RNA sequence: ACAAUAGAUACCUAGGGUUCCGGUAAAGAAAUUUACGUCUGGACCGAGAGCUAUCGACCUCUGGAGUAGAGGUUACACGGAGGGAUAAAAGCCCGGGAGGU
Numbered sequence: 001a002c003a004a005u006a007g008a009u010a011c012c013u014a015g016g017g018u019u020c021c022g023g024u025a026a027a028g029a030a031a032u033u034u035a036c037g038u039c040u041g042g043a044c045c046g047a048g049a050g051c052u053a054u055c056g057a058c059c060u061c062u063g064g065a066g067u068a069g070a071g072g073u074u075a076c077a078c079g080g081a082g083g084g085a086u087a088a089a090a091g092c093c094c095g096g097g098a099g100g101u
Base pairs, nucleotide, nucleotide: 001101007055008054009053010052012050015045016044020042021041022039023036024035025034026033027032056074057073058072059071060070061069062068076096078099082094083093084092
């Protein structure tokens, strides 16, 4: 130097666990309690390097002064360990970080 906070939000997905619901097992007369996520679930979390959409930003054209209309661009991207949140975990957050080249 590769890099210009080339942005934001939402739906979803890959993925993720177990508070709640359900499931399974055990105990109990029952209410219920306990254990299991090595239960494909409901619900939940969920991507910088996944998808889509919207907003924003920028450019061009038309128009001619009403911050109107039309079109386009928004690229590229190898990556730990460790720590943090939540019930818990994770492609979540630290983090386009350390490292790597």
Predicted 3D model of a 101-nucleotide RNA (Guanidine-I riboswitch aptamer) from a Helicobacteraceae bacterium. Its Rfam family is "Guanidine-I riboswitch aptamer". On this family, see Barrick et al., Proc Natl Acad Sci U S A 2004: "New RNA motifs suggest an expanded scope for riboswitches in bacterial genetic control". Rfam's curators write: This family represents a conserved RNA structure found upstream of the ykkC and yxkD genes in Bacillus subtilis and related genes in other bacteria. Gene Ontology term of the family: regulation of gene expression. Its mean pLDDT, the model's own confidence on a scale to 100, is 81.